This is a predicted structure of a 109-nucleotide RNA (SAM riboswitch aptamer (S box leader)) from a soil metagenome.
The RNAcentral record of the sequence draws on MGnify.
Model confidence (mean pLDDT): 83 of 100.

RNA sequence: UUCAUCCAGAGGGGACGAGGGACCGGCCCAAGGACUCCCCGGCAACCGGCUGAUCGGUCAGAAACGGUGCCAACUCCGGCUCAGUCGAAAGUCGACUGAGAAAGAUGAA
Numbered sequence: 001u002u003c004a005u006c007c008a009g010a011g012g013g014g015a016c017g018a019g020g021g022a023c024c025g026g027c028c029c030a031a032g033g034a035c036u037c038c039c040c041g042g043c044a045a046c047c048g049g050c051u052g053a054u055c056g057g058u059c060a061g062a063a064a065c066g067g068u069g070c071c072a073a074c075u076c077c078g079g080c081u082c083a084g085u086c087g088a089a090a091g092u093c094g095a096c097u098g099a100g101a102a103a104g105a106u107g108a109a
Stems, first nucleotide, its partner, number of pairs: 001109006011040005019029003023079004041071003046067003050061004075103001080100009
C1' cells in the first nucleotide's frame, strides 16, 4: 500500500502501583488495584495443515495440530458528508434515526 472482517463469543491466579479506554469531545473503568506484564484457562476460526467436491481457480465442512488474534462497554458513543423527522428561529444551529466516508484494530499478501 491492497484486500477481508469489525452489533456474536470468551476469566481465574500472581507481580507492579496510577492512570486507562488510539486522537478530540462525551461517557465510562480504576487503590474492593484499573492499564501493563507473567502463568493457566477460554473464545473465535484470518492463515497454514486436514476432509469432501472440483482438472483447476475455487467452494463447502470439521477440528483445534501449528502461526496470529481476542477475552468491560457495537471499534463504548459521536467527530466528516448525505437523506429523513422534530424543535428553535434562520438558510444556520441543535436533537433523533438511517446510509456512506474518514480514522482505528486484526488478519492475509